Predicted 3D model of a 1499-nucleotide RNA (small-subunit ribosomal RNA) from an uncultured bacterium.
It matches the Rfam family "Bacterial small subunit ribosomal RNA".
Its mean pLDDT, the model's own confidence on a scale to 100, is 84.
RNAcentral holds the sequence, with entries from ENA and SILVA.
[in-house]
RNA sequence: AACGAACGUUGGCGGCGUGGAUUAGGCAUGCAAGUCGUACGAGAACGGGAUGCUGUUGAUCCUUCGGGUGAUUCAGCGCCCUAGUAGAGUGGCGAACGGGUGAGUAACGCAUGGGGAAUCUGCCCUCGAGUCUGGGAUAACGCUCCUAACGGGGUGCUAAUACCGGAUUCGUUUCAAUCAUCGCAUGGUGGAUGAAGCAAAGGUGGGGGUCUUAGGACCUGCCGCUUGAGGAUGAUCCCGCGUCCCAUUAGCUUGUUGGUAGGGUAACGGCCUACCAAGGCAUCGAUGGGUAGCCGGCCUGAGAGGGUGUCCGGCCACACUGGGACUGAGAUACGGCCCAGACUCCUACGGGAGGCAGCAGUCGAGAAGCUUCGGCAAUGGGGGAAACCCUGAUCCAGCAACGCCGCGUGGAGGAUGAAGGCCUUCGGGUCGUAAACUCCUGUCAGUAGGGACGAAAAGCCGUUGGUCAAUAGCCUUCGGUCGUGACGGUACCUGCAGAGGAAGCCCCGGCUAACUCCGUGCCAGCAGCCGCGGUAAUACGGGGGGGGCAAGCGUUAUUCGGAAUUACUGGGCGUAAAGAGCGCGUAGGCGGCCAGGUAUGUCAAAGGUGAAAUCCCUCGGCUCAACCGGGGAACGGCCUUUGAAACUGCCUGGCUUGAGGCUGGGAGGGGAUAGCGGAAUUCUCGGUGUAGCGGUGAAAUGCGUAGAUAUCGAGAGGAACACCUGUGGCGACGGCGGCUAUCUGGACCAGUUCUGACGCUGAGGCGCGAAAGCGUGGGGAGCAAACAGGAUUAGAUACCCUGGUAGUCCACGCUGUAAACGAUGGGUACUCGGUGAUGCGGGUGUCGACUCCUGCAUUGCCUUAGCUAACGCGUUAAGUACCCCGCCUGGGGAGUACGGUCGCAAGGCUGAAACUCAAAGGAAUUGACGGGGGCCCGCACCAGCGGUGGAGCAUGUGGUUUAAUUCGAUGCAACGCGAAGAACCUUACCUGGGCUUGAACUGCAGAGGACCGCUCGAGAAACCGAGCUUUCCACUUCGGUGGUCUCUGCAGAGGUGCUGCAUGGCCGUCGUCAGCUCGUGUCGUGAGAUGUUGGGUUAAGUCCCGCAACGAGCGCAACCCCUAUCCUUAGUUGCCAGCGAGUAAUGUCGGGAACUCUAAGGAGACUGCCCCGGAAAUCGGGGAGGAGGGUGGGGAUGACGUCAAGUCCUCAUGGCCUUUAUGUCCAGGGCUACACACGUGCUACAAUGGGCGGUACAAAGGGUCGCGAAAGCGCGAGCUUGAGCUAAUCCCAAAAAACCGUCCUCAGUUCGGAUUGGAGUCUGCAACUCGACUCCAUGAAGGUGGAAUCGCUAGUAAUCCCGGAUCAGCAUGCCGGGGUGAAUACGUUCCCGGGCCUUGUACACACCGCCCGUCACGUCACGAAAGUCGGCUGUACCGGAAGCCGGUGGACCAACCUUCGGGAGGUAGCUGUCGAUGGUAUGGUCGGCGAUUGGGGUG
Repeated sequence: AACGAACGUUGGCGGCGUGGAUUAGGCAUGCAAGUCGUACGAGAACGGGAUGCUGUUGAUCCUUCGGGUGAUUCAGCGCCCUAGUAGAGUGGCGAACGGGUGAGUAACGCAUGGGGAAUCUGCCCUCGAGUCUGGGAUAACGCUCCUAACGGGGUGCUAAUACCGGAUUCGUUUCAAUCAUCGCAUGGUGGAUGAAGCAAAGGUGGGGGUCUUAGGACCUGCCGCUUGAGGAUGAUCCCGCGUCCCAUUAGCUUGUUGGUAGGGUAACGGCCUACCAAGGCAUCGAUGGGUAGCCGGCCUGAGAGGGUGUCCGGCCACACUGGGACUGAGAUACGGCCCAGACUCCUACGGGAGGCAGCAGUCGAGAAGCUUCGGCAAUGGGGGAAACCCUGAUCCAGCAACGCCGCGUGGAGGAUGAAGGCCUUCGGGUCGUAAACUCCUGUCAGUAGGGACGAAAAGCCGUUGGUCAAUAGCCUUCGGUCGUGACGGUACCUGCAGAGGAAGCCCCGGCUAACUCCGUGCCAGCAGCCGCGGUAAUACGGGGGGGGCAAGCGUUAUUCGGAAUUACUGGGCGUAAAGAGCGCGUAGGCGGCCAGGUAUGUCAAAGGUGAAAUCCCUCGGCUCAACCGGGGAACGGCCUUUGAAACUGCCUGGCUUGAGGCUGGGAGGGGAUAGCGGAAUUCUCGGUGUAGCGGUGAAAUGCGUAGAUAUCGAGAGGAACACCUGUGGCGACGGCGGCUAUCUGGACCAGUUCUGACGCUGAGGCGCGAAAGCGUGGGGAGCAAACAGGAUUAGAUACCCUGGUAGUCCACGCUGUAAACGAUGGGUACUCGGUGAUGCGGGUGUCGACUCCUGCAUUGCCUUAGCUAACGCGUUAAGUACCCCGCCUGGGGAGUACGGUCGCAAGGCUGAAACUCAAAGGAAUUGACGGGGGCCCGCACCAGCGGUGGAGCAUGUGGUUUAAUUCGAUGCAACGCGAAGAACCUUACCUGGGCUUGAACUGCAGAGGACCGCUCGAGAAACCGAGCUUUCCACUUCGGUGGUCUCUGCAGAGGUGCUGCAUGGCCGUCGUCAGCUCGUGUCGUGAGAUGUUGGGUUAAGUCCCGCAACGAGCGCAACCCCUAUCCUUAGUUGCCAGCGAGUAAUGUCGGGAACUCUAAGGAGACUGCCCCGGAAAUCGGGGAGGAGGGUGGGGAUGACGUCAAGUCCUCAUGGCCUUUAUGUCCAGGGCUACACACGUGCUACAAUGGGCGGUACAAAGGGUCGCGAAAGCGCGAGCUUGAGCUAAUCCCAAAAAACCGUCCUCAGUUCGGAUUGGAGUCUGCAACUCGACUCCAUGAAGGUGGAAUCGCUAGUAAUCCCGGAUCAGCAUGCCGGGGUGAAUACGUUCCCGGGCCUUGUACACACCGCCCGUCACGUCACGAAAGUCGGCUGUACCGGAAGCCGGUGGACCAACCUUCGGGAGGUAGCUGUCGAUGGUAUGGUCGGCGAUUGGGGUG
């Protein structure tokens, strides 16, 4: 884009189209094929009329009462009309058309183009000739019989355009002989002669004259009939070419192929029969299987193609299924017949009837397709002379948005941008000129009125012409008249009223136009693909808004396109799928140079055909369009004729360059067979010799005192051939390696003597074909699957070791596969170069070895152009071209199954599908990773020192417990962490008691004047109750206003409630590691690369050099602080050398400014200088000087980023939750629990120690709610008192280790101090749960710590004290300070972490990655399977309906003949061949099911 559509939803009108695609399933009912009385005979009834006859009724009148009269009523028969009508029949024509359907059919069925010299053709047209004369029946009908019905029998009568005989023959058919002419082989056409055969039907109109039996004859018109010729139309037959899939269908065929003869047909023909021959078809796809009506066209597409065959048109086939003929011009017949079968219906059970794939309609199946309408008015068809009749063809209407087309649902104005909805950053925005409102218009629908085209004929009247004897009749022209419409009172036109009655559907993550809110929370759901949804969803559902289309809109199914994704146009095969393992060669395809011929392909011109419709162009008709009409163009094709001859093909002749032959050479692991050789292994024998050998990472199994290994000599046997050996040689591939001989293949070089295109490729086919394997027979040294043992290991059916059998070897045969690889088929030609190697040749130089130049062939490397997705290839192409073959078409399933074929087997070759996935894959890029490589660094290891892990205790965590043990932190990078300090408070937890605008905050409104403070009661307190006291501030126009406080109400507060995976901020970590990037340029299709890599160097991407890079930024370094030296300045509270004074003593005082120190400013260090190394330069090593030397030491400082690292409980904050509670107040409890486990610490285990005594030396801090001296008391903690100090002044403050002296003497101790008892101190409202400290007493574990593990490279580790923060009190923790003060570093192999380069990668959530197979379970499709059920079909046989044909025909028979006896002829019957359904037997093939079983997919 399309559609015969369906489904969901919605639905105003009209026009034109379309509408059972499935069950060719079954059908009730009605209709769909009749007509002709101008072919023929016969011929009603209902009803009506009149009243002739018979019967009946019986009013009236008369009456002898018996009856008579007879108006009137009814019935039957008859008459007339109905009516020569209806209906039926004989006969003619039609029914073979029209209409339906697509089952079958892969075919001359269809399409296209030819042929019929091999044919038929009713009605129709034209032309010719006729239409004479006889006959016998029969239906209808009457009578009668059988039957339920359908129907049938007998008998009697009758007509024809029914049937039959005879005559005639312009002619026609056949035969005989013959002439002319033509052609295309058989032959065609035409003429003439003879013989034989062969016809017919009448009906009707008119009629002047003539005749007449008054019917008619006769004449004439029309319609018919017979026989010919021609035409037209229709039909039939034959041929070329085209026409789906499967080769897992490869061979098929006996009437088969041909011939002869005959039969049959309209006609050719094995169409059929007999005989003869053995052919015919097929890889250019026979046969078989599957599917299918074909075409014009239709849909799609730029086209080429692909798909399709509904409507309309042409052809074919079919008519319940199968078979068959009859009739006929035509059928093997949809609404005919016969038979068989299935089904349905009727039945009296004996028998019958039926065929909607005609129009409507019904049931069924289905996602799904209409009215049991109207009319013959038109068009067309049948019949008829015609009127006319029939016509579900057709024309119309109805139903259905099924499709196409058109129209409408209003137009203009209208901002307070209304209300309302939605959103919001709360300002506003948007729906939105949209609405309201104002002014208009009047389509459609509604209503009222008017109102068509489609209609022309026929008929009648007149008229023209013709026929005719005719002014009649008939035919015909023109004019007039009459008059025919289903649709339909429809289209159309006009009036009226009024915006009034008329909009939905889908979508809004990307593709793809269109965004927000709420709800939901991997739920519910969406989804065409990718994919959305796990609490902020533009993707689900709803709302608002928007986008698209619009009486529709979406969805689904299907087709084409996009898809160059089957590639003819127009693809590929080194690595993505794809070159056969290799050769020889058949068919086929392709093929060198020159000349001549031909005309197959090719080209040109002309003619024919290519139906119409459709498409296209143009003009026209419906108001437009859809739709319809006229004209044109086109229909790629096929056929015929004529022409051209370059190319192709074919034929002929020639050529040598392709190919081959010949001669002469040299090279070679080319092949086959036979023989020979030495080294080595093993074994055997002998000698020497002794305890081990062997083997491994280390071992063990194994061998060895029965003498091994080792070594010497001799022998046996098998296999393989070291060095030479080389990207060297040979071969088609596989492959080939000692030497010699024989046989043998190929290539190369040189000569240029021969042949003359002999060539290339190669479907099938044939052959060769590593290793392993198989068969038979040998052989067997070494090696070595299987196997055994030893090790390794969690295991080890492995890797390692010791053994060891097939096998490896030979002969013959099989197998036929490999990463059979250059992952690259073969051939030919062309296209820059450089440098090697091998073989042969030429040239130059040389005495020569040999060197150089060069030709051909082979074999490598690098590279240009070009190619390639890139990698790469690159004269040995993967470049540029041509020829031929093979192969590919997403991954898995699967090289599997089934089938076939080969094989002894193993297995090979060929080779699917169901199902499943949204990928699988290639090349390259950046990272990450590696039990990859290179370089380098770090207390990373090593070397050392000291610890942890064991003990007790402290502290944190896990776990457990609990009413609660609040919460967070969880490898490094949580665990003396948040917490710089939980008895209450803190506190977030638990229990209990209270409050509800609240403990704290803001606004508004109202009420009030206090608030505060105090007392009492109850209570655990909060809180509650009572009482006392108090009567606010500012301004003021004196009304009030504002503020403040309390109460009440409304908004709002509050939350350590959740989400650190919504966030900000802060912080940890890699890591103080040296990295991370950018601009421009360049390279690459691109991702990206380059720079940043390389050579050096550094602590460093630090610097230097080089370089398609040149620069720059964040990091590094430096700038900042402390510290080490010096200088300057300054000199109190600090200092005191010299001077003076004073004291028991002290910078205590005067004074000093030197020193120390304090704290401000400077100096100094920069590889600056020298030497050496180095290409140089950075730089490195050494040295001098210097307080300090190569970033001096320490700190602060933390790039781009990583870990969804940590924190919502510091703070801030989105969303959610809560609101008499998850808020808030209070008391008590808990965070302090305790079988355990772990982390971090303290104290120890002792003598480098402990106790006691004595005696030195710091730094840095803190202090007024404080530090607190001195003095006194207490054993002590501490207490009393309180000087001084807001601090270089006073205090904390004693520094401790160290040093000196003394005791202890190796022990659970004079070590160690836990635990417990008692007594106290201090802080605090309060030390019970649950503080610290003191004293007395007690005196546990512990004797240096398993596996493992931590810190540290110098003023460091270790060790010793001091201070501070927090803090009422509480320090083994934390943060600082100083004192004493080591050991060791060879070095970078290893462990850990990191940096750079490189390499591999199937990883990218990035190795804590990815991922393989079994097993278990669920599910799905498939294979096998004893069997079982079915479809199609072959063969053989049985049986044989109807029927055609043949035979027979004893029964029967009107036409003709007859001598009347019969004959001719026919019919029934019987019978034969063929023959459908059916049956029996046995095969083939396809499919369904199948216990069980096998693998596969998926979760």